């Protein structure tokens, strides 16, 4: 240079055209003398950036960044 895959919440990942979600961490309360466990609410997201296509994109199209692997 080229080909493949990844890129969604603090972590580790789901959702493949129609309300953005789950577990794990922090938060707050229930429980218990207290702790942990255990349980219940809440909060947390320009869905890597830009454009197209669609009534509608996280999701399809193309460029572009970024990491991972493979050719030479």
């Nucleotide at each position: 240079g080229c080909c493949g895959g990844a890129g969604u919440a603090g972590c580790u990942c789901a959702g493949u055209g129609g309300c953005a979600g789950a577990g794990c961490a922090g938060g707050a309360c229930u429980u218990u003398c207290g702790u942990a466990a255990a349980g219940u609410c809440a909060a947390g997201g320009u869905c890597g950036c830009g454009a197209g296509u669609u009534c509608g994109a996280a999701u399809c199209u193309c460029g572009c960044c970024u990491c991972c692997g493979g050719c030479u």